Annotation
Large-subunit ribosomal RNA, domain IV from a Chloroflexota bacterium, 351 nucleotides, folded computationally. Model confidence (mean pLDDT): 87 of 100.
[in-house]
Context: one part of a larger RNA
């Protein structure tokens, strides 16, 4: 010097990204206990006091002897000794210290997120992620939908819409606005388009025949294949947002100024409602004001100019809960001012 420990004057977070680490607290009994709250909690809230030994007294509780009464066999009742238990009271003794060693919550205030218990990256992440009960949409009438399998078959389910599958949201409370133009889904069937197929017009090849020839050319065979008929789908017509999604711009205006309840205009399917808002979202930004500090880019409360919140990709609250995350305080401390001493094991020497 390194590792693991012990103690430390005065101060007490000045350390540091951050009280990380350490320290404090700690058991049992008694007293006492706030906001808030879903009335269960919060709560071991917080904050106090006691605890050893000796003597004496004495409850309580357990067990239940002798004896007695009835019966006079069994047994039942009364009875309370002894033993055990040991709360409590009074007096005394004693040490620095009595849960005498060891084991054994630090606490409070205030935000964020997620309701909660639970699950997760076996071996760097436990979380605000996943799940969840609850909500809602949608599919499914049973040989169900859906899933696995080429199939047989199986699951769903020895279930039957208070059931089962899928999607989204995520306790609870108050709520969940506008847009169906695009995309999707559902419904419709008049018209347009339209496949296979049906249909068979027309044309072509061939040649019996006709014709002097050029040529024409029946039937058959081969080939071509028009009109017409014709499903779903698409076009079309409607509906549908807890379907995918979307939710404007410019100009002017009030008797100080400023601002604009108001007006005009353009565009759109419709122009963001309630609530929240410099937020896990705010670039400018350490926004501005207030609080806390001597001093606060963090924090809390407001404001609203929301670069670029917003309503089940849920909005806003919320008691309880959390090895979550931010800020503050009390207590406590070698985290620090600033280091010192000690112990064990290494390091060093020999082997």
């Nucleotide at each position: 010097c390194c590792u693991u420990c012990g103690u430390u004057a005065a101060g007490g977070a000045a350390c540091u990204c951050g009280g990380c680490a350490a320290a404090u607290u700690a058991a049992c009994c008694c007293c006492g206990u706030a906001a808030c709250u879903u009335c269960g909690g919060a709560a071991g809230a917080a904050g106090g006091g006691g605890u050893g030994c000796c003597u004496u007294c004495u409850a309580u509780u357990g067990u239940g002897a002798a004896a007695g009464u009835a019966a006079a066999u069994c047994u039942a009742c009364u009875g309370g000794a002894g033993c055990a238990u040991a709360a409590g009271a009074a007096g005394g003794c004693u040490g620095c210290a009595g849960u005498g060693a060891a084991c054994a919550g630090g606490c409070u205030c205030u935000g964020a997120u997620g309701a909660c218990u639970g699950g997760u990256u076996a071996c760097c992440a436990a979380a605000a992620c996943c799940a969840c009960a609850g909500g809602u949409c949608u599919c499914u009438g049973c040989u169900a939908a859906g899933u696995c399998g080429u199939a047989a078959g199986a699951c769903g389910a020895u279930g039957u819409a208070u059931a089962g599958g899928g999607g989204c949201u995520g306790a609870c409370g108050c709520c969940u606005g506008c847009c169906c133009a695009g995309u999707g889904c559902c419904g419709g069937a008049a018209g347009g388009u339209c496949a296979c197929a049906g249909g068979g017009a027309u044309g072509a090849g061939u040649u019996a025949g006709c014709g002097c020839a050029a040529g024409c050319g029946a039937a058959g065979c081969u080939u071509u294949g028009a009109a017409c008929u014709a499903a779903a789908g698409c076009c079309c017509c409607g509906g549908u947002g807890a379907a995918c999604g979307g939710c404007g711009g410019c100009c002017g205006u009030a008797a100080c100024u400023a601002u604009a309840a108001c007006g005009g205009u353009c565009c759109u399917a419709a122009g963001g409602u309630a609530g929240c808002g410099a937020a896990a979202u705010u670039c400018c930004u350490u926004g501005u004001c207030g609080g806390g500090u001597a001093a606060g880019u963090u924090c809390c409360g407001a404001c609203c100019c929301g670069c670029a919140c917003g309503a089940a990709u849920g909005g806003c609250g919320u008691a309880a809960c959390a090895a979550u995350u931010g800020g503050a305080g009390c207590a406590c401390u070698g985290u620090c001012u600033c280091a010192a001493c000690g112990a064990a094991g290494g390091a060093c020497u020999c082997g």